[in-house]
RNA sequence: UACAGAAAAAGCCAAACCCGCCGUGAGGAGGGGACGGAAAGCCACGGGUCUUUAGAGAUAGCCGGGUUGCCCUG
Numbered sequence: 001u002a003c004a005g006a007a008a009a010a011g012c013c014a015a016a017c018c019c020g021c022c023g024u025g026a027g028g029a030g031g032g033g034a035c036g037g038a039a040a041g042c043c044a045c046g047g048g049u050c051u052u053u054a055g056a057g058a059u060a061g062c063c064g065g066g067u068u069g070c071c072c073u074g
Stems, first nucleotide, its partner, number of pairs: 003074003012037002017032003021028002035061001041067003045064003048059004
């Protein structure tokens, strides 16, 4: 450096639910919490699902794709 893994060690993220705030809404960020995660970091490009009267939006922890990266072991 590349690939693989998450057994151990030390760490990281944080579902549902609760609180208050924002949003027409799906939902979002904050605090608590821990179902889980080896990219559960980021991107709405393709598909799916959801919201909306429609236009348009949401979801990256739905699947695929792109991109960047950490500790340890082989």
Molecule: c-di-GMP-I riboswitch aptamer
Organism: Syntrophobacterales bacterium